The part of an RNA shown here (small-subunit ribosomal RNA, 3' major domain) has 466 nucleotides and comes from Triticum monococcum. Rfam family: Bacterial small subunit ribosomal RNA. NCBI's taxonomy places the organism under Eukaryota, Embryophyta, Magnoliopsida, commelinids, Triticum. The coordinates come from a structure-prediction model, not an experiment, and the mean pLDDT is 82. RNAcentral holds the full RNA, with entries from SILVA.
[in-house]
Context: one part of a larger RNA
RNA sequence: UGACGGGAGCCUGCACAAGCGGUGGAGCAUGUGGUUUAAUUCGAUACAAAGCGAAGAACCUUACCAGGGAUUGACAUGUCGUGAAUCCUCUUGAAAGGGAGGGGUGCCCUCGGGAACAUGGACACAGGUGGUGCAUGGCUGUCGUCAUCUCGUGCCGUAAGGUGUUGGGUUAAGUCUCGCAAUGAGUGCAACCCUUGUGUUUAGUUGCCACUAUGAGCUUGGAACCCAAAAGAGACCGUCGGUGUUAAGCCGGAGGAAGGAGAGGAUGAGGCCAAGUCAUCAUGCCCCUUAUGCCCUAGGCGACACAUGUGCUACAAUGGGCGGGAAAAAGGGUCGCGAUCUCGUGAGGGUGAGCUAACUCCAAAAACCCGUCCACAGUUCAGAUUGCAGGCUGCAAAUCGCCUGCAUGAAGCAGUAAUCGCUAGUAAUCGUCGGUUAGCCAUAUGGCGGUGAAUCCGUUUGUCAG
Numbered sequence: 001u002g003a004c005g006g007g008a009g010c011c012u013g014c015a016c017a018a019g020c021g022g023u024g025g026a027g028c029a030u031g032u033g034g035u036u037u038a039a040u041u042c043g044a045u046a047c048a049a050a051g052c053g054a055a056g057a058a059c060c061u062u063a064c065c066a067g068g069g070a071u072u073g074a075c076a077u078g079u080c081g082u083g084a085a086u087c088c089u090c091u092u093g094a095a096a097g098g099g100a101g102g103g104g105u106g107c108c109c110u111c112g113g114g115a116a117c118a119u120g121g122a123c124a125c126a127g128g129u130g131g132u133g134c135a136u137g138g139c140u141g142u143c144g145u146c147a148u149c150u151c152g153u154g155c156c157g158u159a160a161g162g163u164g165u166u167g168g169g170u171u172a173a174g175u176c177u178c179g180c181a182a183u184g185a186g187u188g189c190a191a192c193c194c195u196u197g198u199g200u201u202u203a204g205u206u207g208c209c210a211c212u213a214u215g216a217g218c219u220u221g222g223a224a225c226c227c228a229a230a231a232g233a234g235a236c237c238g239u240c241g242g243u244g245u246u247a248a249g250c251c252g253g254a255g256g257a258a259g260g261a262g263a264g265g266a267u268g269a270g271g272c273c274a275a276g277u278c279a280u281c282a283u284g285c286c287c288c289u290u291a292u293g294c295c296c297u298a299g300g301c302g303a304c305a306c307a308u309g310u311g312c313u314a315c316a317a318u319g320g321g322c323g324g325g326a327a328a329a330a331g332g333g334u335c336g337c338g339a340u341c342u343c344g345u346g347a348g349g350g351u352g353a354g355c356u357a358a359c360u361c362c363a364a365a366a367a368c369c370c371g372u373c374c375a376c377a378g379u380u381c382a383g384a385u386u387g388c389a390g391g392c393u394g395c396a397a398a399u400c401g402c403c404u405g406c407a408u409g410a411a412g413c414a415g416u417a418a419u420c421g422c423u424a425g426u427a428a429u430c431g432u433c434g435g436u437u438a439g440c441c442a443u444a445u446g447g448c449g450g451u452g453a454a455u456c457c458g459u460u461u462g463u464c465a466g
Base pairs, nucleotide, nucleotide: 011466012465013464015459016458019422020421021420022419023418026313027312028311029310030309031308032307033306034304035303042053043052064299066297067296068295069294073125077124078123079121080120081119082118083117087102088101089100090099091098092097107114108113127288128287130286131285132284136282137281138277139276140275141273143271149186150185151184152183153182154163155162156161167178168177169176193265194264195263196262198233200231201230202229204227208222209221210220236259239253240252241251242250243249302441315415319374320373321372322371323370324369325368331362332361333360336355337354341350342349343348381412386407387406388405389404390403391402392401428451429450430449431448432447433446434445
């Protein structure tokens, strides 16, 4: 100088308190540990691993295991030789691969050959998801969107270092102000960026409004509204009062769509944890080279006395079943979305209009409202499990997919100790869309809107962190 303290002071934070809803009990989904296994590939392990890498393991993926194969190799460059290449048929085999046969010459051209491709030989080499993240780069997590971390010159100190950066106020902030042996500067903070909340201007199609029309559509008219998208305005403690040191600021009011950073996002300083990653990639060193590399078939990654994390569905009447009615936003679609009609109880099948999309389709929003049945029961709650019959994708659905119908109808009557999230359009609750996919184990994940609360005395004492 740091770090640490069951030292002190000040301050802040869903840290506590005040509230709302959960987890921990049940069933299931999924990840992990453990055990098992020929293999259950590998990594991640307090916070900061465990619905994590994986935005999707039937084959492939795939790295694991068993078996079958080839050895200049699945891939690259160089050298030599042959043949253009693509293609077709037979045979063997689980496939990979092996064997045999057929057809067939194109482009450039100096007629030697060349380009591209295929194949054969020898060697240099290829190859490695093999090891080391404690040899590394790059990227990332975390403290933490916390307010810090430093430098030039000067001054002080023998020096390490200090000062500046401390002090009085103030702020979300080392934000600003006053003072001061300091005076300046840089990185962070803030602002600049995006979305959203309100007007204005411009330009109105496929969107909006109007006329006509039973309806669909066509035509016509309009630019006030909604909307879509560009420019610009608007908020600055600007104004008034109070307070403060006449300061920085703080409190209250007016005006205003919005008021004191309006709300949200992106943005993450210097460092810490030899934190994570050699399996994204790159890379030093070490190791393998008829194998630790490569191809294929089948299996495994999906096992199951158990333990645990994260979730979904419930235990019901603020509810469940049935019938009718209303109003979203944001997305995606030509390898596609698929209307209409029709067959089927249904998943779905047939047909194939329209749409490269403000035009058409996915698409039905659901909670909600109205009517009706159920009256407190393991029930008309709950839906696990299992049987049978089907549909779809795909070479293939047994291991191991999703969906439908009928039947079956388990645990569960609100969850001990303990523990988590959240301060407003938030929590809670309701549906909806996307990415990844042939299909899907998605209850995941990333968005979108609908309905829409309670509480915050406060930081003295106790807890956690800075």